Background: This is a predicted structure of a 104-nucleotide RNA (Glycine riboswitch aptamer). The sequence was found by an Rfam model in a public genome assembly. The model forms 90% of the base pairs in the Rfam consensus. Rfam family: Glycine riboswitch aptamer. About the family: This family represents the bacterial glycine riboswitch. The coordinates come from a structure-prediction model, not an experiment, and the mean pLDDT is 76.
C1' cells in the first nucleotide's frame, strides 16, 4: 500500500408465520382453557472425525469389519422461552463507520 474473510456498531433501510371463543374493564386491555406459528435466545442430531474395545486379514508391517463413547451444522426437527391487531420485537440481507489484517 490492495483491503479477503472474521467481528463490532447504528435514532439507517428491506424484513416473514400463526386466534377464534369465555369471563372482566367505560376503554386501552386483563384472566382463562384451548388452538395455532417459528426468524430473538434456547434443546435435539446426518454425514464425517477421533478415541477405545473385540474379530479378522498378514511372516511381519500397512490393513479390514463391528461395537461403544465422545465431537459434531442450519433457515431441518422441538416448542422451554417468544409470538399469533397496530406498535414494538425480530433471524437474515443490504448501507455506512469501526476493529482485524488473508495475499500481494
Nucleotide at each position: 500500500a490492495u483491503g479477503a474473510a472474521g467481528g463490532g456498531u447504528a435514532u439507517c433501510g428491506a424484513g416473514a408465520g400463526a386466534g377464534g371463543g369465555a369471563g372482566c374493564g367505560c376503554g386501552a386491555g386483563c384472566u382463562c382453557a384451548c388452538a395455532c406459528c417459528g426468524a430473538a435466545g434456547g434443546a435435539g442430531c446426518a454425514a464425517g472425525c477421533a478415541u477405545u474395545u473385540u474379530u479378522u486379514g498378514u511372516c511381519c508391517c500397512u490393513g479390514a469389519a463391528a461395537a461403544a463413547u465422545g465431537c459434531g451444522a442450519a433457515a431441518c426437527u422441538c416448542u422451554c422461552a417468544g409470538g399469533u391487531a397496530a406498535a414494538a420485537g425480530g433471524a437474515u440481507c443490504g448501507u455506512a463507520c469501526c476493529c482485524c489484517g488473508a495475499c500481494c